[in-house]
């Protein structure tokens, strides 16, 4: 110096499972044949706005069902310095997740770092 292992960063790909039910709160998007008000019109009506209700979105809590590929835990093929220890995409689901977004083991590419191994 190069190569591979390990760690970090960036880009791209990346699965599974209820947009579940209920309660409280929030924001403000839409709707109302609801209530009240302001302006305007000859009238019918029009514009604006407050409250209420409904739908949607967000947060928290509770309940049931489900998923496994952050993390965590367990067994083990296997490995080691063989007392003991390491160890999966297997298993468990504590955590996490079940529209989208975010996250996401792992894979590819690029850059950086350092310990020791090989040339």
């Nucleotide at each position: 110096a190069c190569g591979a292992c390990c760690c970090c960063c960036g880009c791209a790909g990346g699965a599974g499972a209820g947009a579940g039910c209920g309660a409280g709160g929030g924001a403000u998007c839409g709707g109302c044949u609801c209530c009240a008000g302001u302006c305007u019109u000859a009238a019918g009506g029009g514009a604006c706005c407050g409250g209420g209700c409904c739908g949607c979105c967000c947060c928290u809590c509770g309940c049931c069902g489900c998923c496994g590929a952050a993390g965590g835990c367990g067994c083990a093929a296997c490995c080691g310095c063989c007392c003991c220890g390491g160890a999966a995409a297997c298993g468990c689901u504590c955590a996490g997740g079940c529209a989208g977004a975010a996250g996401g083991a792992c894979c590819g590419c690029g850059g950086g770092g350092u310990g020791a191994c090989g040339u």

The RNA shown here (Glycine riboswitch aptamer) has 119 nucleotides and comes from an uncultured Alphaproteobacteria bacterium.
The sequence was found by an Rfam model in a public genome assembly.
The prediction has a mean pLDDT of 79.